[in-house]
RNA sequence: GGAGUGGACUAGACGGUCGCUGCGGGGAUCCGCUGGGUCCUCGGAGAGGAAAGUCCGGGCUCCCUAGGGCACGGUGGUGGGUAACUCCCACCGUCUGUGAAGGCCGGGAAAGUGCAACAGAGAAUAGACCGCCAAACUGAGCCGACGGCUGACCACGUGGCCAGCUGCCACUCAGCGGUAAGGGUGAAACGGUGCGGUAAGAGCGCACCAGCAGGUCGGGUGACCGACCUGGCUUGGCAAACCCCACCGGGAGCAAGACCAAGCAGAAGGCAGUUUCAGAUCAUCUUCGGAUGGUCUGGGCGCGGAUUGGCCCGAGCCGUUAUGACCUUCGGGUAGGUUGCUACAGGCGACGGGUAACCGGCGUCGAAGAGAAAUGGCCGUUCGCGACAGAACCCGGCUUAUCGGUCCGCUCCGGCU
Numbered sequence: 001g002g003a004g005u006g007g008a009c010u011a012g013a014c015g016g017u018c019g020c021u022g023c024g025g026g027g028a029u030c031c032g033c034u035g036g037g038u039c040c041u042c043g044g045a046g047a048g049g050a051a052a053g054u055c056c057g058g059g060c061u062c063c064c065u066a067g068g069g070c071a072c073g074g075u076g077g078u079g080g081g082u083a084a085c086u087c088c089c090a091c092c093g094u095c096u097g098u099g100a101a102g103g104c105c106g107g108g109a110a111a112g113u114g115c116a117a118c119a120g121a122g123a124a125u126a127g128a129c130c131g132c133c134a135a136a137c138u139g140a141g142c143c144g145a146c147g148g149c150u151g152a153c154c155a156c157g158u159g160g161c162c163a164g165c166u167g168c169c170a171c172u173c174a175g176c177g178g179u180a181a182g183g184g185u186g187a188a189a190c191g192g193u194g195c196g197g198u199a200a201g202a203g204c205g206c207a208c209c210a211g212c213a214g215g216u217c218g219g220g221u222g223a224c225c226g227a228c229c230u231g232g233c234u235u236g237g238c239a240a241a242c243c244c245c246a247c248c249g250g251g252a253g254c255a256a257g258a259c260c261a262a263g264c265a266g267a268a269g270g271c272a273g274u275u276u277c278a279g280a281u282c283a284u285c286u287u288c289g290g291a292u293g294g295u296c297u298g299g300g301c302g303c304g305g306a307u308u309g310g311c312c313c314g315a316g317c318c319g320u321u322a323u324g325a326c327c328u329u330c331g332g333g334u335a336g337g338u339u340g341c342u343a344c345a346g347g348c349g350a351c352g353g354g355u356a357a358c359c360g361g362c363g364u365c366g367a368a369g370a371g372a373a374a375u376g377g378c379c380g381u382u383c384g385c386g387a388c389a390g391a392a393c394c395c396g397g398c399u400u401a402u403c404g405g406u407c408c409g410c411u412c413c414g415g416c417u
Stems, first nucleotide, its partner, number of pairs: 001413010012382007020046002023043009048388001052399002055397005060253004067313004072249005077091005092106001093104004107244002112242002114238002129183002131179003137175005144169001146167006153160002191209006210234001212231008257339004266330005273301003277298009302320004344366001346365004351360003383386001
């Protein structure tokens, strides 16, 4: 100097003028007057790093639910952080990169089901296309070697030579068979290299290596890493396929809810009981001890009902002779105002703990709350020439979009000293 990689901050700036919304102080005025409306003035504040997507997690509110189960859904290495999470940090494993660093479909494929085009013999209970072998069995050929028999000739002591037949061996071919080492197909072919062995081969055996299973030891909180011993010799891929395993999860949502004001109109139908439990009261009877019956209140048992916006069990609640919890159908009224609405898992600073995420206490600050939707218009200077883009209950993340500017750490390449 160039290229890269990781992190932090910022998001045009300054001045003038008119205007918008909230809050605080002061003043004036009006009204239906403990309150509210309007106007003036002073002071202060007023969109983002993603406010976006609505993808996760919560705070908060309500649904009559303590608990349990099923369905459904989500997550998936280990340890930590956090209110919580599918987020963040560190580490393990694995992959990419020269590297700084980055990525992750990270439990289970001999529990079951399923999928993989084409090529190929065969794609996981595999398989013989080209090859190799001819051990075992069957058949044929040849006229090669050897043996036996017969015949002719020679010899006359064993034998020599020729022909034929036959047996067996070798050779060749075929059938039957063996093989999966070599070659081929394919993204991938049921361990790799070497030696022995074999008819030819094969972990068939052996040595070394890789893998798997079991055991022991060491390091680490753990995932996991390393070493040694033994052994069968050795069974792919996909679960972001269904599935199995482990863990987690009630639902709906600020248009949740709460309060005030105003206004109406309810109707029909359906549907669940008992008690010689206790008390009170009335009536009757009475042997004056009480008994029987009715009514009311409470209780017990049973039955019925609704139940968090999936189902079931259970729990509590309500109703239980009709004045009924609730269900079904028809019909009517309201859409106004206030609140929820911003001081909270808050921001900043230094110190301490921790590898880090983050935590602790101390100090300090108060950062928009609109309500059909507020921050805009004009002028001047400047330069980085302005991208993506506007809160709507709030917060922690993730993802997506994006013009620029500043700073810090690290890696690689080249040159000079």